[in-house]
Context: one part of a larger RNA
RNA sequence: CUCUCUCUAAGGAACUCGGCAAAAUAGCCCCGUAACUUCGGGAGAAGGGGUGCCUCCUCACAAAGGGGGUCGCAAUGACUAGGCCCGGGCCACUGUUUACCAAAAACACAAGUCUCCGCAAAGUCGUAAGACCAUGUAUGGGGGCUGACGCCUGCCCAGUGCCGGAAGGUCAAGGAAAUUGGUGACCUGAUGACAGCGGAGCCGGCGACCGAAGCCCCGGUGAACGGCGGCCGUAACUAUAACGGUCCUAAGGUAGCGAAAUUCCUUGUCGGGUAAGUUUCGACCCGCACGAAAGGCGUAAUGAUCUGGGCACUAUCUCGGAGAGAAACUCG
Numbered sequence: 001c002u003c004u005c006u007c008u009a010a011g012g013a014a015c016u017c018g019g020c021a022a023a024a025u026a027g028c029c030c031c032g033u034a035a036c037u038u039c040g041g042g043a044g045a046a047g048g049g050g051u052g053c054c055u056c057c058u059c060a061c062a063a064a065g066g067g068g069g070u071c072g073c074a075a076u077g078a079c080u081a082g083g084c085c086c087g088g089g090c091c092a093c094u095g096u097u098u099a100c101c102a103a104a105a106a107c108a109c110a111a112g113u114c115u116c117c118g119c120a121a122a123g124u125c126g127u128a129a130g131a132c133c134a135u136g137u138a139u140g141g142g143g144g145c146u147g148a149c150g151c152c153u154g155c156c157c158a159g160u161g162c163c164g165g166a167a168g169g170u171c172a173a174g175g176a177a178a179u180u181g182g183u184g185a186c187c188u189g190a191u192g193a194c195a196g197c198g199g200a201g202c203c204g205g206c207g208a209c210c211g212a213a214g215c216c217c218c219g220g221u222g223a224a225c226g227g228c229g230g231c232c233g234u235a236a237c238u239a240u241a242a243c244g245g246u247c248c249u250a251a252g253g254u255a256g257c258g259a260a261a262u263u264c265c266u267u268g269u270c271g272g273g274u275a276a277g278u279u280u281c282g283a284c285c286c287g288c289a290c291g292a293a294a295g296g297c298g299u300a301a302u303g304a305u306c307u308g309g310g311c312a313c314u315a316u317c318u319c320g321g322a323g324a325g326a327a328a329c330u331c332g
Base pairs, nucleotide, nucleotide: 002326003325004324005323006322007321008320010318011317014316019313027051028050029049030048031047036041038148052070053069054068055067056066057065058064083311084310085309086308087307088306089305090303095107096106111146112145113144114143115142116141117140123132124131125130149298150297151296152295154228155227156226159225160224161221162220163219164218165217168216169215170214174210175209179205180204181203182202183201187196188195189194229247230246231245232244233243256290257287268284269283270282271281272280
């Protein structure tokens, strides 16, 4: 020097990405306890006081209460044993998860909603037998999405999907009238080899016509996949535009929220907090590129969650120092 500890004047976060680590708080009794709230909570809120021993009284001899006395700096005398407060984001919550770098805002959840399924169910596994679902039966089972609760959930069905419809168009296998090719007894060329014609049958080609679903078509449907505009002008200062014009679209983003876990420009601008604030909180709205169950906005409680501030406290630091033990090292 390193490791594990103990103490440290004055200051007290000046350290640092960040109070990381450490310190501080701590038991029990009494007093007291805010905003907010789903009236349960919040709450051990916060913040105070007491605490040993001896003796007397109340009293059941215990406990508790009251009076008096008393050693010490210190009486839960050691050990054990909550730090707290204010604001914001996210997820309602208890739970679950990457066995061995992530515990979370991710997953799940109660609840909401859509959809399929009438039982030999739908769905799933298997070629099948068979099995799960289920010894269940729509207050049930499967699948999708959202995710307590409160207030809500706007417009678009043109495209895609799904559902319904069946008039018309298209349309397969199959059937098939007609037509056509091959073969082919017989016949003909001249008598055999050969050639020509060619009945029936058989084998093909083409095929009018008949022919289901599907598709085209006609409707519906968004808590289905999804989508939710541009330009120009206008008010008696200026600025702005309630208003008007025009083009396009299936329809042009409603409520609410908004520099946000989303804002590039950006450390936007204003205000609070600080002596000083790229973070933070409250506003503004010019939303590059929020937005309503890939839910929108709120929300008490909960959180080894993320983030800003404060009190207390401290060797985190100014800035070092001293000590104990261990290892190392030196000597034996």

The prediction has a mean pLDDT of 87. Large-subunit ribosomal RNA, domain IV from Rhodamnia argentea, 332 nucleotides, folded computationally. Rfam family: Bacterial large subunit ribosomal RNA.